[in-house]
This is a predicted structure of a 71-nucleotide RNA (transfer RNA) from an Elusimicrobiota bacterium.
Taxonomically the source falls in Elusimicrobiota (Bacteria, Pseudomonadati).
It matches the Rfam family "tRNA". Rfam links the family to the GO term triplet codon-amino acid adaptor activity. By type it is a transfer RNA.
RNA sequence: GCGGGCGUGGUUCAAUGGCAGAACGGAAGCUUCCCAAGCUUUAGACGUGGGUUCGAUUCCCAUCGCCCGCU
Numbered sequence: 001g002c003g004g005g006c007g008u009g010g011u012u013c014a015a016u017g018g019c020a021g022a023a024c025g026g027a028a029g030c031u032u033c034c035c036a037a038g039c040u041u042u043a044g045a046c047g048u049g050g051g052u053u054c055g056a057u058u059c060c061c062a063u064c065g066c067c068c069g070c071u
Stems, first nucleotide, its partner, number of pairs: 001070007010024004018054001026042005047063005
């Protein structure tokens, strides 16, 4: 330099044009003599910028980061 793959809560992963979910973790409460465990509630995310579309996390382009291959 060329090609390909992956970027989603604090972490690990889903979902796929039509309200973004789970587990663990965080906070509050209940329970308990205390702790742990358990139960209930709750906050928090689609790498960035454009385009297409009635509507984009999803499709297209560029860019950034990480990984793989080729040279």